[in-house]
Notes
Predicted 3D model of a 400-nucleotide RNA (Bacterial RNase P class A) from a Syntrophales bacterium. The source organism's lineage runs through Bacteria, Pseudomonadati, Thermodesulfobacteriota, Syntrophia and Syntrophales. Its Rfam family is "Bacterial RNase P class A". Rfam classes the family as a ribozyme. The coordinates come from a structure-prediction model, not an experiment, and the mean pLDDT is 76.
RNA sequence: AGAGCAGAUCGGGUGGUCGCUGGCCCGUUAAAGCGGGCCGGAGGAAAGUCCGAGCUCCGCAGGGCGGGAUGGUCGCUAACGGCGACUGGGGGCAACCCUAAGGAAAGUGCCACAGAAAAUAUACCGCCCCGAAUAUGGCCCACGGGUCCUUUUCGAGGUAAGGGUGAAAAGGUGAGGUAAGAGCUCACCAGUUUCCCGGGUGACCGGGAAAGCUUGGUAAACCCCAUCCGGAGCAAGACCAAAUAGGAGAGCGUUUGAGGGUGGCCCGUCCGAAGCUCUUGGGUAGUGUCGCUUGAGGCAGCGGGCAACCGUUGUCCCAGAUGAAUGAUCACCGUCUCCGAUUGACGAUUUAAAUAUCGUUGCGGAGAAACAGAACUCGGCUUACAGAUCUGCUCUGAUA
Numbered sequence: 001a002g003a004g005c006a007g008a009u010c011g012g013g014u015g016g017u018c019g020c021u022g023g024c025c026c027g028u029u030a031a032a033g034c035g036g037g038c039c040g041g042a043g044g045a046a047a048g049u050c051c052g053a054g055c056u057c058c059g060c061a062g063g064g065c066g067g068g069a070u071g072g073u074c075g076c077u078a079a080c081g082g083c084g085a086c087u088g089g090g091g092g093c094a095a096c097c098c099u100a101a102g103g104a105a106a107g108u109g110c111c112a113c114a115g116a117a118a119a120u121a122u123a124c125c126g127c128c129c130c131g132a133a134u135a136u137g138g139c140c141c142a143c144g145g146g147u148c149c150u151u152u153u154c155g156a157g158g159u160a161a162g163g164g165u166g167a168a169a170a171g172g173u174g175a176g177g178u179a180a181g182a183g184c185u186c187a188c189c190a191g192u193u194u195c196c197c198g199g200g201u202g203a204c205c206g207g208g209a210a211a212g213c214u215u216g217g218u219a220a221a222c223c224c225c226a227u228c229c230g231g232a233g234c235a236a237g238a239c240c241a242a243a244u245a246g247g248a249g250a251g252c253g254u255u256u257g258a259g260g261g262u263g264g265c266c267c268g269u270c271c272g273a274a275g276c277u278c279u280u281g282g283g284u285a286g287u288g289u290c291g292c293u294u295g296a297g298g299c300a301g302c303g304g305g306c307a308a309c310c311g312u313u314g315u316c317c318c319a320g321a322u323g324a325a326u327g328a329u330c331a332c333c334g335u336c337u338c339c340g341a342u343u344g345a346c347g348a349u350u351u352a353a354a355u356a357u358c359g360u361u362g363c364g365g366a367g368a369a370a371c372a373g374a375a376c377u378c379g380g381c382u383u384a385c386a387g388a389u390c391u392g393c394u395c396u397g398a399u400a
Stems, first nucleotide, its partner, number of pairs: 001396010012333007020041009043371001047382002050380005055233004062267004067229005072086005087101001088099004102224002107222002109218003124163002126159003130155004135150001137148004171189006190214001192211008237290003240286001247280006259271003297316008335368006344361006
């Protein structure tokens, strides 16, 4: 100097004028209202509505089936499908990144095309042996023939070593052995199973011994195993106000219990002691009050822990709107982009030479300014984001 990896912060500032809103105080008003003062007033994602909870409601929330979610180990947390660290596997030279990471010997399914054959898996080419036929040649002969090598064809066997196909084809390399071959045997490896030693909380890692030689892949296919799971949700819910016709019809039922009880079904259980359910019809509902913001809260110091995080001390209060407040405007500064002047300054390369080019900074002008707006709250995840700054680490090149 360049190319990367991981993490964090900001994403406008100051002042004036006008305007909105929450709380507190003061004045005025019968009250509503009005005026004034003080303190506050959108995010790091407020988005998505994907998870988990706090909170509210459902009369007993229990058992079973069914359904759903998660899936290495150990920690953190209120909890989670989250976070941290580690282990296994994969990618990258590396810093680092990804991981849906229990079980294929419980069962079922699938593996296109190619190939003989894709797991109770084979024989296309090839190799070997036997029988028969055929052609040439050699040898022997008692001249009838016999035997050997080679070529071609057919039949019946052996083989899975070699070749071919494929993502993958009955472990690999070498030697022996065989009619030809094969873990058939042996040596060395890999894998599997069992046992032992060492390290680790553990997943697992390292080492040693023995054995049979060696049974593909796929579960983000069904499935099996382990763990977990009431439901609905602030449009939850509580209260005040207001209004009426509890009218009409149908079904079931009155202790042999209809009907109802917040995901589905069954059992249990509770209410219901005469009603219940369904359909239809009429009236009322405020721009009401609460819920509504003090929290698993923020910040700082110290201690523990590799870390996530925990403990402790101190300090702070930091939006609560409801057709929806937190804004508009002016000026200056800051950031970014482009243009210009003069070479203002500096540096590098180059040149005869400030000659030419590039970069940084200074001056002038113009323009632009990302993603995007709370609605009960919080912990996460995911997605979007112009630009600027900072920290640590890896690789390459050059110089000292």